[in-house]
Predicted 3D model of a 1502-nucleotide RNA (small-subunit ribosomal RNA) from an uncultured bacterium. The RNAcentral record of the sequence draws on ENA.
C1' cells in the first nucleotide's frame, strides 16, 4: 500500500465482499511447563449456610462463665471481685470509612476553570479554663403477661450518662445601656506538709470546656464542554422579578403573603428515546470513529416507595418508622427477613472460579498500651481467558530401506525423514540444601526534655530478643535417562500451498465471485504441500481499508443530486481611506491540567511480559503584561459597487374596453340532381322529405393566415389581428445628485402550463367518457361516423409537469471567427448602403482549459470569491404511519421491515430492425419445361409386429449411409448350441505328430463314438529340443454396447459470397480506431485517384486439367490421298503417313491495335484482325470462421459398461409387414402422337469362374455351340431423326396398372421375397386447387448408349457419354439470400433476443382493522400510613424557682398543613395480539396477452 465482483470487451460512477489490528469473549478440535494479569457483559432475578464492625475495665455499677489466691467444709462441695481477666449492661469512640453495583440520572450528575455567603469529630499550633452541687436510670432482685419475639409493674445502684449554680478572656446578640450561654474525670509517680488513712497536696501524661488560627474534608454557586429525534414548536404559574416574614451551617422562590407580568425558545425550549460521567481503552499516518471491563477520581443506589431520628458528618448496604410485593416461623393471637460485601446455591444464559489460608506484610477501627477486630488486604486454589518466556532434542546417517501415495511402468515423492551411531539434559521425575519479603513494638542501656526530683513519662541513638499465611515455595546442587511432551486450519481466484480415488445439480461447500448435471486442483477421503503453533480455527463485536458523510478530504448537464420562479426577514459574506479601541488574532510569563496509563531514558526480576525511578507530554482552561498587520466595534471622509435625475428610441411585457376581416358550422331563400362523405379496402353516417356543389341574406362562438425569423419581450409559467386608456421592466447616452445604501437568502409572502374542482354564463369548431362501423384469434385500441364533460368568459380553489439549458443566484477574470436584434460614436455620401469602433441581448463554429466520455468552451460544464438548495447502492417507495394544507381529487413533509449483488452513465465492437443509402445473385421479372391431381417405383413419418436392426430430421434428413437385404450380408426377433472362445499373442500343463475316412443323433451348428496315418534336428537307443495340432488352466480375446455434448480424421452449410487479418506508425485514459473509410471502377478488398498512414499475409485472379485453332515430332492395333495387287463386297494385302485420328511438345489472347467517353487514371462502349475478345467455355481448387451441424454402425480413440454373455455359431423369420401422410422419380393422359415397314449417323466406357461373333433351335425370354479377344486389333441393331403406309379425337390402334395361364434365367434354395418372355386381361388417367421447383446456350427440353455394385435382381436410382436442339432477360419497385457504408438499440446464448402487467400456487416481512390486553405519563377528585413543622394540651412528669399551693419547662394524647401507597373518572404517548383486508418481496420449466427496447410495428416519455 491494496484486491475481487456489473460488460462480449472498455472507461467511469457506485454499492457489496476480503486481506490488518483488537476483545472481560463464547463454541469446535487439540493440549507439556512457568511468570504476570484477568474472570456473571444476561435477571438492580430469588437466596439455604458461614463469615464481612467492632473496641475500650486507664469512663461506670458490677461479676454469668474460666483460671489463680483466700476462707469454710459433711471432702460431694460451698462462700469470697481479692487477683488475672470479663458475658450481659450503662457510657465513650467507631459504625457516614473500607467493600459492592450501575437501576435511575441528559443534569440537584461529570470534566475543566473560577467564585463567596458556609460547616467541620479525630489531627496540628495557640489562648483561657477545668470550681461547687443535684436528681435519676439500666444492669441486678422479686412478681406478672406471651408459643416466640418481647413487654410490664415494684424495688436497689454507678459514671467521662443527665441537670442546675458559679465564673466567663474570647464567642453570640444588642436599642451599645447591656444580655446570653461551659466543663469530667482517669492513669502513673512522689520529697516535704496535712489526713477522717480512703486520701489531700505536688507533679507527669491523658481527657474535658470555650475560643482563635491551620491542614484536610464537606456543602453551595457561575461559566464552558461532551447523545439522538422537528413524523416533538411552542413551554412555564412558585412560573420570572421585587418587598416583608420564615427556614438553613450557608447564597437563593428554598418556603410563605402581597405586588408586577414576566422568563425560556429555531445558537432547538418543551417532549420522547437512549445513557452513570471522567482519567483513559481499542483502532487510525493523522484528523477522527467506537467504547467507558480490570486500575484511579467523582456521582447515584442498597427488596420497591415514602419519612425522619441520632450524629461533626446519613435522610444511613450488614440502623429505625410506615406502606407494598415476596419468603420464612407460629400455639393463628402474632412475629422475623433483605448477599448490587466474601465464598456459595437456584434461575436466566453461548458464557464467567473455592462455601480455601492468614492477619506475616500494607491499610483501617478502638485502646495509654499489650492487643482485639478486619472476606479491606496479602496469599493459595480453579480456567490456555489473555500477554510473555521455555520445551517437545542436537550432530552424523543413502543399497535414497520398508510401508504409503502417484505413475508415461522408466520412475517420482514422503526423505536425512526413519532405522542405526555418537552427544546433550532445558522441562519433567527422585533426593538434598534453602531464601528476600521483618521492621517497628518489647526488654536493657546512653543522651536530651518535663519536673522540686537522680521518680514516672516523652524524644533520639546503641545493644538484645520475638514474630512468615504464602512454604520447604522461588533459587541452588546431585542422579538416571531421548527419556515425560504437537496440534489445528487451509491448498479455484482474491491468498502462500496439487494430485489420486469416491460422488454425479445428489450428497454437500461457500467471506465475495461462485463450485457439483460421469474425467471436480472448489464436495468427501487419502497422499503430498503451505501457514500458524500449545495452540489453531469459527462465530459475535469495534475501528481500519471506506476520500463510502469528504475539517484535513467528495460531489450535483447525461451516473444519486439545482428548489418551478421571484420578492424578501433572520443569518452568512462584504469597496477605498484616516483616527481610536483591543473582542477575535499573535507572542511571553504565572497558575492549573490528580495518580496510573501512552512516549523516552535508566534500573530490578537469568530474558520478556511485569514492576520501580526520573523526564517529557497532557495540543486545554484561567489570570497578567505586551503587539496592532488583518477581521470586528466606534467616529470621520471618498466614489470605482449600488441607487436616483434628465434625454432617447425598441419590444406578441401586463390589465381593461372597443373594433375588423377570412374561415368552419348552423338557419332562411334561389339554381340544381343523385349521389356525398370516408378508407389500405370498406361500412356505420348524410341524401329524392332534394344532400354534396353553387349563389344571396342572416346568426353565433372561437381563433387571428400572410408579415414570421436561427427574431423580440418577460423572473418563471408564458405572450401574436387592429385601436385606445392605465401600467411594469430592460437598454443606450449625459456624468447632475446620494455616498456602501451591497450580494445571497433558512423560515415567510407572491406568481405559477395543461388537466381537475365550486358557482354563474357561453358553446362555432375540436373533443376524454359513451354509442355505432371496421380491423382482428380477440380489439374495452390504433382507422372511420357521431358525440357529452371540457376547451371560452366571470369570481374562487387547486399548486403540480421531461415546470428542461435536465446546467441556482451575484460578481471578477481568461485567445478568437461569424451571423442577427436594439442603441451611441467615427468616417463617407446629394442621400441610402458598405466600412471602422463601443455597450446590451439572441445564435452558430471553435482555441487553451475542463470532463469518465459525450461534450462545454467570454451566455463555461474554464480559473476564482460569497450565499442558498440538494445527493450518499438498486428495489420496497416518493409508498406506509403521523402532521399541515385542500370542497374533493390530491399536494407537501417522509420512513422501516424485507430483498438483491448489482442498479447505472458514456463510449466500443458485433448482431439485429416491419431504419436509410448503394450493389450483387435464375432472387424477382420475361420465358421454356416440370412438381402438387392418376397409376407404379423408391425413401421417410406413423401404425402394426416376436422383430419390423441402426443412423440421417428446415434450407443443409426423406432414389440419404445402401456402387444393389431371397440364404449370406445382418447389426434385429424366435429357437437350438459353445465358453480362453469365430479371431491375436504369451505362459504352464496333458496327449499327439501334421493327414484322411466312417457311424449315431440333429433343422443345422453342435454333441457322442470309431478307424487310420506317424514331421525335422541330435543321439545306437531311451530321450531331449524345435515346429505344429490338441486337452485343461491362467493372462486375455471379443462387443455394429453407451457417450459425435470427451475426441482425431473426414464431410455438409453459409458460399466461389469477397471477404478475414497482421507488422510498424498515428489517434484515443481505454475497449478500440486508422489502414479496410471516401470519389470512381470491377465478377472480385479487381484496379485507379485521394487520404496518417506505409507495407504485408490468407482469400480473388493466375499457375493445373479438359475443350475450341494451328504448327512440329511420332505412325500401330488408327488412317487410305497417290502407286500396285485382290474380292460378290470390305485398308483385305503390298506400300505410304499426305489427311482424319491418337499423344507429346510448342504457338496463340495481352484491352496488344484503332475510335469515342472518363480526372485524359483505372476502366467502359464500339470496331479491326483472329479459330477464339475482354476471367473464351467447363472442371479441380472452398479464406477467418458459424451451426456443441453430421458421423463412436467406415476406420482410429479417452472414459464407462458386458464377460457360460451386451461375446461366438446355426436354422427359420424380419429389415419387403399397411386404415394413412409427405418427399423424390418413372410412365402417361396422346396426332409436334401411336403403330407397321424401310433407311442413316455417335461417344464415353466394359470384358477372363469374363465379353462372346458367324451358324443352328425357339413367336420370345432364351438355348446349343465356341471363331476372336487380357483389347485403338475381338465383343453392341444406337435412338430420336428421315422415307412410305395405317390410325382421325374416341378412354381410342392413347395409356399401360392389375390379374390369370404358360414359360425362360440365376442360384443349395425364388413360399414369405427375384428378374425376364409369350398369350390373355385392360384399372386410374382427357394436362392437374392452394402452393411450389429447375434452367440464361450447345444451356433448357428431348433421344438413346455405357459403367460401377452384382450369382441374379426390385436400376424407373446413381455416375458418365454422345445425338437433336430452343425461348427470354424491359428492368431492380417488390419476395428470398448475400455484401459495403450509415443510423437506433434496454440485444451479446446476440430478435428463435430482451421484457411488462393481471390471474393461479407457495413462503416471508409489513400497513389498515371491529376489538382484546400491557407499559409510561398528565390533569381533576376521594382516601390518607409513618413523619417533621405549627396549634392545642382534658391527662401525666425526678432535677430549676418556690416552705407550700403552684410556676417554668417537658411528655403522652388531640387537631391542622404537606404527603407515599391505594381508589374513582378522563386524556396523551407507546408496545403486543386479532377475524378480515391492502399492497410488497421472493420462488428452473403454470395461464392470458405483447406494453417497452429497432420508426418495437400507433415514436417514446412527464
Nucleotide at each position: 500500500a491494496g484486491a475481487g465482483u456489473u460488460u462480449g470487451a472498455u472507461c467511469c460512477u457506485g454499492g457489496c465482499u476480503c486481506a490488518g489490528a483488537u476483545u472481560g469473549a463464547a463454541c469446535g478440535c487439540u493440549g507439556g511447563c512457568g511468570g504476570c494479569a484477568u474472570g456473571c457483559u444476561u435477571u438492580a432475578c430469588a437466596c439455604a449456610u458461614g463469615c464481612a464492625a467492632g473496641u475500650c475495665g486507664a469512663a461506670c455499677g458490677g461479676c454469668a462463665g474460666c483460671a489463680c489466691g483466700g476462707a469454710c467444709u459433711u471432702c460431694g462441695g460451698u462462700c469470697u471481685g481479692g487477683u488475672g481477666g470479663c458475658g450481659a449492661g450503662u457510657g465513650g469512640c467507631g459504625a457516614a470509612c473500607g467493600g459492592g453495583u450501575g437501576a435511575g440520572u441528559a443534569a440537584u450528575a461529570c470534566a475543566u476553570c473560577g467564585g463567596a455567603a458556609c460547616g467541620u469529630g479525630c489531627c496540628u499550633a495557640g489562648u483561657a479554663g477545668u470550681g461547687g452541687g443535684g436528681g435519676a436510670u439500666a444492669a441486678c432482685u422479686a412478681c406478672u403477661c406471651g408459643a416466640a419475639a418481647g413487654a410490664g409493674u415494684a424495688g436497689c445502684u454507678a459514671a467521662u450518662a443527665c441537670c442546675g449554680c458559679a465564673u466567663g478572656a474570647g464567642a453570640u446578640c444588642u436599642a451599645c445601656g447591656g444580655a446570653u450561654g461551659a466543663a469530667a474525670g482517669c492513669a502513673g509517680g512522689g520529697g516535704a506538709c496535712c489526713u477522717u488513712c480512703g486520701g489531700g497536696c505536688c507533679u507527669u501524661g491523658u481527657g474535658c470546656u470555650a475560643c482563635u488560627a491551620g491542614a484536610g474534608c464537606g456543602g453551595c454557586u457561575g461559566a464552558u464542554g461532551g447523545c439522538a429525534g422537528a413524523u416533538u414548536a411552542g413551554g412555564u404559574a412558585g412560573u420570572u422579578g421585587g418587598u416583608g416574614g420564615g427556614a438553613u451551617a450557608a447564597a437563593a422562590g428554598c418556603u410563605u403573603a402581597c405586588c408586577a407580568a414576566g422568563c425560556c425558545u429555531g445558537u432547538g425550549a418543551u417532549c420522547u428515546g437512549u445513557a452513570g460521567c471522567u482519567g483513559g481503552u481499542c483502532u487510525g499516518a493523522g484528523a477522527g470513529g467506537a467504547c467507558g471491563a480490570c486500575c484511579a477520581g467523582c456521582c447515584a443506589c442498597a427488596c420497591u416507595g415514602g419519612g425522619a431520628c441520632u450524629g461533626a458528618g446519613a435522610c444511613a448496604c450488614g440502623g429505625c418508622c410506615c406502606a407494598g410485593a415476596c419468603u420464612c416461623c407460629u400455639a393463628c393471637g402474632g412475629g422475623a427477613g433483605g448477599c448490587a460485601g466474601c465464598a456459595g446455591u437456584g434461575g436466566g444464559g453461548a458464557a464467567u472460579u473455592u462455601u480455601g489460608g492468614a492477619c506475616a506484610a500494607u491499610g483501617g477501627g478502638c485502646g495509654a498500651a499489650a492487643g482485639c477486630c478486619u472476606g479491606a488486604u496479602c496469599c493459595a486454589g480453579c480456567a490456555a481467558u489473555g500477554c510473555c518466556g521455555c520445551g517437545u532434542g542436537c550432530a552424523g546417517g543413502a543399497u535414497g530401506a520398508a510401508g504409503g501415495c502417484c505413475c508415461u511402468c522408466g520412475g517420482g515423492u514422503u526423505g536425512u525423514a526413519a532405522a542405526c551411531u555418537g552427544c546433550u539434559u532445558u522441562u519433567g521425575u527422585a533426593c538434598g540444601g534453602a531464601a528476600c519479603g521483618a521492621a517497628a513494638a518489647g526488654c536493657c542501656u546512653g543522651a536530651g526534655g518535663c519536673u522540686a526530683a537522680u521518680a514516672u513519662c516523652c524524644u533520639c541513638g546503641g545493644g538484645u530478643c520475638a514474630u512468615g499465611a504464602c512454604g520447604g515455595u522461588a533459587c541452588c546442587g546431585u542422579a538416571a535417562g531421548a527419556a515425560u511432551a504437537a496440534g489445528c486450519a487451509c491448498c479455484g481466484g482474491c491468498u502462500a500451498a496439487c494430485u489420486a480415488c469416491g460422488u454425479g445439480c445428489c450428497a454437500g461447500c461457500a467471506g465475495c465471485c461462485g463450485c457439483g448435471g460421469u474425467a471436480a486442483u472448489a464436495c468427501g477421503u487419502a497422499g503430498g504441500g503451505c501457514g500458524c503453533a500449545a495452540g489453531c480455527g469459527u462465530u459475535a463485536a469495534u475501528c481500519g481499508g471506506a476520500a463510502u458523510c469528504a475539517c484535513u478530504g467528495g460531489g450535483c448537464g447525461u451516473a444519486a443530486a439545482g428548489g418551478g420562479u421571484g420578492c424578501g426577514u433572520a443569518g452568512g459574506c462584504g469597496g477605498c481611506u484616516u483616527g481610536g479601541u483591543a473582542a477575535g488574532u499573535c507572542a511571553g510569563a504565572u497558575g492549573u491540567g490528580a495518580a496510573a496509563g501512552c512516549u523516552c531514558a535508566g534500573g530490578g526480576c537469568u530474558c520478556a511480559a511485569c514492576c520501580c525511578u526520573g523526564a517529557a507530554a497532557u495540543u486545554g482552561c484561567a489570570u497578567c503584561c505586551g503587539a496592532u498587520a488583518c477581521u470586528g466595534c466606534c467616529a470621520g471622509g471618498c466614489u470605482a459597487g449600488a441607487g436616483a435625475a434628465c434625454u432617447g428610441g425598441a419590444g406578441a411585457g401586463g390589465u381593461g374596453u372597443c373594433u375588423a376581416g377570412a374561415a368552419u358550422u348552423c338557419u332562411c331563400g334561389g339554381u340544381g340532381u343523385a349521389g356525398c362523405a370516408g378508407u389500405g379496402a370498406a361500412a356505420u353516417g348524410c341524401g329524392u322529405a332534394g344532400a354534396u356543389a353553387u349563389c344571396g341574406a342572416g346568426a353565433g362562438g372561437a381563433a387571428u393566415a400572410c408579415c414570421a425569423a436561427u427574431g423580440g419581450c418577460g423572473a418563471a409559467g408564458g405572450c401574436a389581428g387592429g385601436a385606445c386608456a392605465c401600467u411594469g421592466g430592460a437598454c443606450a447616452g449625459u456624468a447632475u445628485c446620494u455616498g456602501a445604501c451591497g450580494c445571497u437568502g433558512a423560515g415567510g409572502c407572491a406568481c405559477g402550463a395543461a388537466g381537475g374542482c365550486u358557482a354563474g354564463g357561453g358553446u362555432a369548431g375540436c373533443g376524454a367518457a359513451c354509442g355505432g362501423g371496421a380491423u382482428u384469434a380477440g380489439a374495452u385500441a390504433c382507422c372511420c361516423c357521431g358525440g357529452u364533460a371540457g376547451u371560452c368568459c366571470u369570481a374562487g380553489c387547486a399548486g403540480u409537469a421531461a415546470a428542461c439549458g435536465g446546467u441556482g443566484c451575484a460578481c471578477g477574470u481568461u485567445u478568437g471567427g461569424u451571423g442577427u436584434g436594439g442603441g451611441g460614436g467615427g468616417a463617407u455620401u446629394c442621400g441610402a448602403c458598405c466600412c471602422c469602433u463601443u455597450c446590451c441581448g439572441c445564435g452558430c463554429c471553435g482555441g487553451a482549459g475542463c470532463u469518465a466520455a459525450c461534450g462545454c468552451g467570454u451566455u463555461a460544464a474554464g480559473c476564482g470569491u460569497g450565499c442558498c438548495g440538494c445527493c450518499u447502492g438498486g428495489g420496497a417507495a416518493g409508498u406506509a404511519c403521523g402532521a399541515u394544507c385542500g370542497c374533493a381529487a390530491g399536494a407537501u413533509u417522509a420512513a422501516a421491515a424485507c430483498u438483491c449483488a448489482a442498479a447505472g452513465a458514456a463510449a466500443u465492437u458485433g448482431a439485429c430492425g416491419g431504419g436509410g443509402a448503394c450493389c450483387c445473385g435464375c432472387a424477382c421479372a420475361a420465358g421454356c419445361g416440370g412438381u402438387g391431381g392418376a397409376g407404379u417405383a423408391u425413401g421417410u413419418g406413423g401404425c402394426u409386429u416376436a422383430a419390423u436392426u441402426c443412423g440421417a430430421u428446415g434450407c443443409a434428413a426423406c432414389g440419404c449411409g445402401a456402387a444393389g437385404a431371397a440364404c449370406c450380408u445382418u447389426a434385429c426377433c424366435u429357437g437350438g448350441u459353445c465358453u480362453u472362445g469365430a479371431c491375436a499373442u504369451g505362459c504352464a500343463c496333458u496327449g499327439u505328430g501334421u493327414c484322411u475316412c466312417c457311424g449315431g443323433u440333429g433343422a443345422a451348428a453342435g454333441c457322442c463314438g470309431g478307424a487310420u496315418a506317424g514331421u525335422g534336428u541330435a543321439g545306437c537307443a531311451a530321450u531331449a529340443c524345435a515346429c505344429g495340432c490338441u486337452u485343461u488352466g491362467c493372462a486375455c480375446a471379443g462387443g455394429u454396447g453407451c457417450u459425435g455434448c470427451a475426441u482425431g480424421g473426414c464431410u455438409g452449410u453459409c458460399g466461389u459470397c469477397a471477404g478475414c487479418u497482421c507488422g510498424u506508425g498515428u489517434c484515443g485514459u481505454g475497449a478500440g480506431a486508422u489502414g479496410u473509410u471516401g470519389g470512381g471502377u470491377u465478377a472480385a478488398g479487381u484496379c485507379c485517384c485521394g487520404c496518417a498512414a506505409c507495407g504485408a499475409g490468407c482469400g480473388c485472379a493466375a499457375c493445373c486439367c479438359c475443350u475450341g485453332u494451328g504448327a512440329u515430332u511420332u505412325g500401330u492395333u488408327g488412317c487410305c490421298a497417290u502407286c500396285g495387287g485382290g474380292u460378290a463386297a470390305u485398308g483385305c494385302c503390298g506400300g505410304g503417313c499426305a489427311c482424319u485420328c491418337g499423344a507429346a511438345u510448342c504457338a496463340g489472347a495481352c484491352u496488344g491495335c484503332c475510335u469515342a467517353g472518363a480526372u485524359c487514371a483505372a476502366c467502359u462502349a464500339g470496331g479491326a484482325g483472329g479459330a477464339a475478345g475482354g476471367u473464351g467455355g467447363g472442371g479441380a481448387c472452398g479464406g477467418c470462421g458459424u451451426c456443441a451441424a453430421g458421423u463412436c454402425c467406415g476406420u482410429a480413440u479417452g472414459g464407462c459398461c458386458c464377460u457360460u454373455a451386451c461375446g461366438a455359431c446355426c436354422a427359420g423369420g424380419g429389415c419387403u409387414g399397411c386404415a394413412c401422410a409427405c418427399g423424390u422419380a418413372c410412365u402417361a393422359c396422346a396426332a409436334u402422337g401411336c403403330u407397321c415397314a424401310g433407311u442413316a449417323c455417335a461417344a464415353u466406357g466394359u470384358g477372363a469362374a469374363c465379353c462372346g461373333a458367324u451358324a443352328c433351335c425357339g413367336c420370345g425370354a432364351g438355348g446349343u455351340g465356341g471363331a476372336g479377344g487380357a483389347a485403338a486389333u475381338c465383343u453392341a441393331u444406337a435412338a430420336a431423326a428421315c422415307u412410305g403406309g395405317g390410325c382421325u379425337c374416341a378412354g381410342u390402334u392413347c395409356a399401360g396398372a392389375u390379374u390369370g395361364c404358360a414359360g425362360g434365367c440365376u442360384g443349395c434354395a425364388a413360399c414369405u421375397c427375384g428378374c425376364c418372355u409369350g398369350c390373355a386381361u385392360g384399372a386410374a388417367g382427357u394436362u392437374g386447387g392452394a402452393a411450389u421447383c429447375g434452367c440464361u446456350a450447345g444451356u433448357a427440353a428431348u433421344g438413346g448408349c455405357g459403367c460401377a455394385u452384382c450369382a441374379g435382381c426390385u436400376a424407373c436410382g446413381g455416375c458418365g457419354c454422345c445425338g437433336u436442339g430452343a425461348a427470354u432477360a424491359c428492368g431492380u419497385u417488390c419476395c428470398c439470400g448475400g455484401g459495403u457504408c450509415u443510423u437506433g438499440u434496454a440485444c451479446a446464448c446476440a430478435c428463435c433476443g430482451c421484457c411488462c402487467g393481471u390471474c393461479a400456487c407457495a413462503u416471508c416481512a409489513u400497513g389498515g382493522a371491529a376489538g382484546c390486553u400491557g407499559g409510561u405519563u398528565u390533569c381533576g377528585c376521594c382516601c390518607g400510613a409513618a413523619g417533621u413543622g405549627c396549634c392545642u394540651g382534658c391527662g401525666c412528669c425526678a432535677a430549676c424557682c418556690g416552705u407550700a399551693a403552684g410556676g417554668a419547662g417537658g411528655c403522652a394524647g388531640g387537631g391542622c398543613c404537606c404527603u407515599a401507597a391505594g381508589g374513582c373518572a378522563a386524556g396523551a404517548c407507546u408496545g403486543g395480539u386479532a377475524a378480515c383486508u391492502g399492497g410488497g418481496a421472493u420462488g428452473a420449466a403454470g395461464u392470458c396477452g405483447u406494453a417497452a427496447c429497432a420508426a418495437g410495428g400507433u415514436a417514446a416519455c412527464c